[in-house]
C1' cells in the first nucleotide's frame, strides 16, 4: 500500500414521527428523536425517481430537489492486513 470490517475503545452522522422557520413545490436549515450507517463526509456535467414551468397530446426545459436509490470521482479516523 491494494484490501476487508469478524472484535474492541474512543468517537462521528441521524430514518420515521413532533416543534419552528424559509420554499409554489420536491425538498431544506435549527431543536428534539433515533430507523439504521464504515464513508449515512464532500461532489447534481452518468443513470434514476421527484418537484415547478411550458405543451391539446407527444414532449420539452440555460428552472429546481433527493449524496440515506444506484453507479462514480474525491478526502478522511479506529482496527485487521
Nucleotide at each position: 500500500g491494494a484490501u476487508c470490517g469478524u472484535u474492541a475503545a474512543g468517537g462521528g452522522c441521524a430514518c420515521a414521527c413532533c416543534c419552528a422557520c424559509c420554499g409554489c413545490g420536491a425538498g431544506g436549515u435549527g431543536g428534539g428523536g433515533u430507523c439504521g450507517c464504515a464513508a449515512a463526509g464532500c461532489c447534481a456535467a452518468g443513470g434514476g425517481u421527484c418537484u415547478c414551468c411550458c405543451g391539446c397530446c407527444a414532449g420539452g426545459g440555460u428552472a429546481g430537489a433527493c449524496a440515506g436509490c444506484c453507479g462514480g470521482g474525491u478526502u478522511g479516523c479506529c482496527g485487521g492486513g
Overview: This is a predicted structure of an 81-nucleotide RNA (c-di-GMP-I riboswitch aptamer) from a Gammaproteobacteria bacterium. Model confidence (mean pLDDT): 85 of 100.